[in-house]
Overview: The RNA shown here (Glycine riboswitch aptamer) has 88 nucleotides and comes from uncultured Nevskia sp. The prediction has a mean pLDDT of 81. It matches the Rfam family "Glycine riboswitch aptamer". Rfam describes the family as follows. This family represents the bacterial glycine riboswitch. The organism belongs to Nevskia, within Bacteria.

RNA sequence: CUCUGCCGGAGAGACCGCGCGCCGACCGGCGUGCGGCGCCGAAGGCGCAAAUCCGCCCGGAAUCGCUCAGGCAAAAGGACGGCAGAGG
Repeated sequence: CUCUGCCGGAGAGACCGCGCGCCGACCGGCGUGCGGCGCCGAAGGCGCAAAUCCGCCCGGAAUCGCUCAGGCAAAAGGACGGCAGAGG
C1' cells in the first nucleotide's frame, strides 16, 4: 500500500403531479416508473476561480470548490478512523 472480517461513521423534502401493479366495498395504503420544484456532499468523477497547504511559483493537493453521477424516514450505501487476519 492492497484485500477480507468486525466496530464507529455526517449532511439534505417519508415533497408535489401523472401513470402502472398489488391490497381494500369507498375513502385510502404500499410498491414502482416518468416528470417538476427545493436541497445535500463523505462512493465515483471534474476543477484549481477564491481561501488553505506543499519554503516560493505560471506546478501540485485535499477534508477546498462544482454537483456530472449519487443521495435527502428506517434499512442499505457511505469518505474516513480503529481492531484483527492475509498478501505485496